[in-house]
Context: one part of a larger RNA
RNA sequence: CGUAGGAACGUUGUGAGGAGUUCUCCCUAGUACGAGAGGACCGGGAGGAACAGACCUCUGGUGACCCAGUUGUGGCGCCAGCUGCAUCGCUGGAUAUCUACGUCUGGAAGUGAUAACCGCUGAAGGCAUCUAAGCGGGAAGCAUACCUCGAGAUUAGCGUUCCCGGGCCGCAAGGCCCCUGAAGACCCCAUGAAGACUACAUGGCAAUAGGCUGGGAGUGUAAGCAUGGCGACAUGUUCAGCUGACCAGUACUAAUCGGUCGUGAGG
Numbered sequence: 001c002g003u004a005g006g007a008a009c010g011u012u013g014u015g016a017g018g019a020g021u022u023c024u025c026c027c028u029a030g031u032a033c034g035a036g037a038g039g040a041c042c043g044g045g046a047g048g049a050a051c052a053g054a055c056c057u058c059u060g061g062u063g064a065c066c067c068a069g070u071u072g073u074g075g076c077g078c079c080a081g082c083u084g085c086a087u088c089g090c091u092g093g094a095u096a097u098c099u100a101c102g103u104c105u106g107g108a109a110g111u112g113a114u115a116a117c118c119g120c121u122g123a124a125g126g127c128a129u130c131u132a133a134g135c136g137g138g139a140a141g142c143a144u145a146c147c148u149c150g151a152g153a154u155u156a157g158c159g160u161u162c163c164c165g166g167g168c169c170g171c172a173a174g175g176c177c178c179c180u181g182a183a184g185a186c187c188c189c190a191u192g193a194a195g196a197c198u199a200c201a202u203g204g205c206a207a208u209a210g211g212c213u214g215g216g217a218g219u220g221u222a223a224g225c226a227u228g229g230c231g232a233c234a235u236g237u238u239c240a241g242c243u244g245a246c247c248a249g250u251a252c253u254a255a256u257c258g259g260u261c262g263u264g265a266g267g
Base pairs, nucleotide, nucleotide: 001152005163006162007161008160009159010158011157015149016148017147018146021049022048023047024046025045026044027043033038051106052105053104054103055102059100060099061098066093067092068091069090070089071086072085073084074083075082076081110144111143112142117137118136119135120134164266165178166177167176168175169174179264184261185260186259187258188204189203190202191201192200208254209253210252211250212249213248214247215246217243218242219241224237225236226235227234228233
């Protein structure tokens, strides 16, 4: 820009893309077959490999300051308690997130038309012949089926809902004046398990973010004081204290105030 008014949401599917793999074992059955050795078709079941998708309950990883321990040194006057630096100083753990080594799922079944091939009926050609007319069967392949996208499918589809004035002129389209600026969208702002930017999604008087409160989860029993011990330290108060992302609640703080586009019933 188009889709013959403007919007929001949903939908059909011309079509496009993806997927499509395979092994072992068991039963049927040591049956059919075979002198034996050996050893099935058909059908049913189980377990894998690789690949792909999704996810984080479990098992692990990450988790740069969430918790604790601890060394050297400096500082806060000293003790105690904190804190800076030393690879995050080192070490032991670890929520959220993101992840694989983890978990779940997938390939299929079915249908149709076929290939090689196997047939039925059957002439030309009194026989024969799957073929010439006609009719069947038959592949991991083809078309469907499964997953995703999809009306710029210019053949531009369909559905639901929402929105839109008076006067004058004009056959109408339309023009002029006054009024109006809808539905809706965007800007801007608070943000996000969305993201390079953009886009997408949520919110802007409402739980969007922060704070606070409660919970979860992590760490592992704070400081101070008391008691015991010469002391290192131990015990009690105390499963304490502290706590990033998690789950809720709560307007305390910040989403202020606003602006722009879009018109007026549709050739």